[in-house]
RNA sequence: UAAGUAAGUCAGACAGUCGCACGUACCAACUCGAAAGAGGGUGCUUGAGGAACGUCCGGGCUCCAUAGAGCAAGGUGCUGGAUAACACCCAGUGGAGGCAACUUUAAGGAUAGUGCAACAGAAAUAAACCGCCUACUUUGAUAGGUAAGGAUGGAAAGGCGAGGUAAGAGCUCACCGUCCCUUAGGUGACUAAGGGAGCCCUGUAAACCCCACCUGGAGCAAGACCGUACAAAAGACAUAUAGUUGCUCGCUAGUCUUUGGGUAGGUCGCUAGAGCCAUUUGAGGUAACUCUUGGCGUAGAUAGAUGACUGUUUGAUACAGAACCCGGCGUAUAGACUUGGUUAACAA
RNA sequence: CGGCGAUUAGCGCAGCCCGGUAGCGCAUCUGGUUUGGGACCAGAGGGUCGCAGGUUCGAACCCUGCAUCGCCGACCA
Numbered sequence: 001u002a003a004g005u006a007a008g009u010c011a012g013a014c015a016g017u018c019g020c021a022c023g024u025a026c027c028a029a030c031u032c033g034a035a036a037g038a039g040g041g042u043g044c045u046u047g048a049g050g051a052a053c054g055u056c057c058g059g060g061c062u063c064c065a066u067a068g069a070g071c072a073a074g075g076u077g078c079u080g081g082a083u084a085a086c087a088c089c090c091a092g093u094g095g096a097g098g099c100a101a102c103u104u105u106a107a108g109g110a111u112a113g114u115g116c117a118a119c120a121g122a123a124a125u126a127a128a129c130c131g132c133c134u135a136c137u138u139u140g141a142u143a144g145g146u147a148a149g150g151a152u153g154g155a156a157a158g159g160c161g162a163g164g165u166a167a168g169a170g171c172u173c174a175c176c177g178u179c180c181c182u183u184a185g186g187u188g189a190c191u192a193a194g195g196g197a198g199c200c201c202u203g204u205a206a207a208c209c210c211c212a213c214c215u216g217g218a219g220c221a222a223g224a225c226c227g228u229a230c231a232a233a234a235g236a237c238a239u240a241u242a243g244u245u246g247c248u249c250g251c252u253a254g255u256c257u258u259u260g261g262g263u264a265g266g267u268c269g270c271u272a273g274a275g276c277c278a279u280u281u282g283a284g285g286u287a288a289c290u291c292u293u294g295g296c297g298u299a300g301a302u303a304g305a306u307g308a309c310u311g312u313u314u315g316a317u318a319c320a321g322a323a324c325c326c327g328g329c330g331u332a333u334a335g336a337c338u339u340g341g342u343u344a345a346c347a348a
Numbered sequence: 349c350g351g352c353g354a355u356u357a358g359c360g361c362a363g364c365c366c367g368g369u370a371g372c373g374c375a376u377c378u379g380g381u382u383u384g385g386g387a388c389c390a391g392a393g394g395g396u397c398g399c400a401g402g403u404u405c406g407a408a409c410c411c412u413g414c415a416u417c418g419c420c421g422a423c424c425a
Base pairs, nucleotide, nucleotide: 001344002343003342005340006339007338008337009336010335012313013312014311015310016309017308018307020047021046023044024043025042026041027040030039031038032037049319053330054329056328057327058326059325060324061219062218063217064216068249069248070247071246073215074214075213076212077211078092079091080090081089093107094105095104096103097102108210109209113208114207115204116203117202129150130149131146132145133144134143135142136140158176159175161173162172163171177199178197179196180195181194182193183192184191185190223268224267225266226265232259233258234257235256236255237254241253242252243251261424262423263422275296276295277294278293282291283290284289349421350420351419352418353417354416355415358374359373360372361371368405376392377391378390379389380388398414399413400412401411402410
C1' cells in the first nucleotide's frame, strides 16, 4: 500500500422566527359555573429509536384458587457458566469452511421399537445382471465358488498397499478409520498414550418415537373504581353450565349463547424501573455478568404532541414514529468514523 | 394496541397432518354436431405451489425468516 476479517461509535450540530403536547407557575379583561374550578391566555422545563418495526422467544404486572393433581399437548436438546427468565448471551468441546485472521453449527439416542428410501438398478438391508475362476460335456437360459472390476443410485457390506488364492475375499499383515478396555489430563463435553477386537449391524428422529429437563390459562381492549343511559325477549342447563382455548378430578359462581336496546364519559393501572451514565468509581470473573460508590431525573398522549422555515457548517440525506414495562432474537438502514488481528507485495 | 388465520392454473377450491409424477369444477383453445349460434360430445393447453434460506437422496408438504391479504377483541342491562 492492497485485500480480507472481527469488534464498536454516531444517526446531525449551532443560532433565529413561528407552531404542537404533558407538567408547572401566574392571569386585568373574555366564556361556563353558586363556589371550588374548568375553558382560554402568558412564562418556564421537558419532549421518540437503534431499531420505537416484526410479534419470534422469555420475564415482570393483572385476573382466574397464594396456581392445584393426573393424562394429553407443546418446547428445549454437546459441556460448563451467567440471568428475574429464555430458544438469547459468555467461555469452551467436537464437526464443517478458509492459506490465515476468523466464520459457522436444532450437535442426545438409528444396538428400545415402528415407518420410509420414489425412479434407476440383478439386488436398498436384501445380494450373482455382466464379468472372473473351477467342474461337467447336455458347450449353456448348466452347476458351484467369488463382492477385486463394470453398470445403477444420494447411499452397494471399512479405505489403501502387500501377501495369499483356481479366481477372490480382513483370509493374513502394515498404516489409516471404527468399536471396546486401561491409564493420564480436564468440573465437564472431550483429548492424549497404550492394549485389544478383523469390523457383526446404510441413511433418515426440522418421520413417529425413546431418554433427560421445562411449560396452568388469558392478556393493559388485562384489571379496579366513579358516573350517564336503556327494554327486554328466546334458548341452554342442576348427574348441568361457565371460569378453565383438550380430557378427568379439584376449587369458585346463576352463569352462558343469540337477537334486540343503551352509553361510547371520567379516574387509576401509566411510568422511579431487573432505570440510565461513569473515558477520568473501585472490586471479583478470561467473559457474559455480579457487587459497591458517585451522579442524573430523562415522553406518558387517548383521534393521539414531538413540526415548519431561514442562515452557518464540504454535505444534512437512510430505515423509520412511543401507546403497560423490560431482557433477547430477527428484519430494514444513506453516509461518516474508530480500534484489534491476518495475508500478500514493496522498502528500511 | 393485542390475538388469530390464509396465500396452489384466469376464478373458486382439494392435496400438506404421516415428504416420492400437482389435481377437481368453471373459464380458455381445437375438433364434432347445427343453415348459424347456444347447449351437448370428444380432446388439448395453461402452475418458479407468495418470496428467500435450511433439514433431507428428494420439500406444495417439515423448520426458520420476510411479504401481502383477511378476521376477531370496548362497556352496561